[in-house]
Molecule: FMN riboswitch aptamer (RFN element)
Organism: Paratissierella segnis
RNA sequence: UUAUAUCUUCAGGGCGAGGUGUGAUUCCUCACCGGCGGUAUAGCCCGCGAGCCUAUUAUUAGGUUGACUUGGUUAGAUUCCAAGGCCGACAGUAUAGUCUGGAUGAGAGAAGAUGUAA
Numbered sequence: 001u002u003a004u005a006u007c008u009u010c011a012g013g014g015c016g017a018g019g020u021g022u023g024a025u026u027c028c029u030c031a032c033c034g035g036c037g038g039u040a041u042a043g044c045c046c047g048c049g050a051g052c053c054u055a056u057u058a059u060u061a062g063g064u065u066g067a068c069u070u071g072g073u074u075a076g077a078u079u080c081c082a083a084g085g086c087c088g089a090c091a092g093u094a095u096a097g098u099c100u101g102g103a104u105g106a107g108a109g110a111a112g113a114u115g116u117a118a
Base pairs, nucleotide, nucleotide: 001118002117003116004115005114006113007112008111009110010109016030017029018028019027031098032097033088034087035048036047037046038045043086044085051064052063053062054061055060068084069083070082071081072080090101091100092099
């Protein structure tokens, strides 16, 4: 250094102003946010996780799962730069990506420690 085993820690952000209304951080106008791995630096390219559905006591297995264009630079960018767009589980509540709740949960994965092998 690589592989592998065990353990530990960490691992999601965002409603501010105005309007209507008995009532809205839920509607309307503007505002704000972007998990993990890959790849030229990515919410919208590929894959994964969470969520949701079905079976199951549990474990687990199967299914499902959103959204981008144009121009420029470059050897190379749907990732950079410029411009204009778009998307966001379930339950509750005046209709919610941003409030409350399941959740002091789970987890893609990240870092570290120790052992073993090369």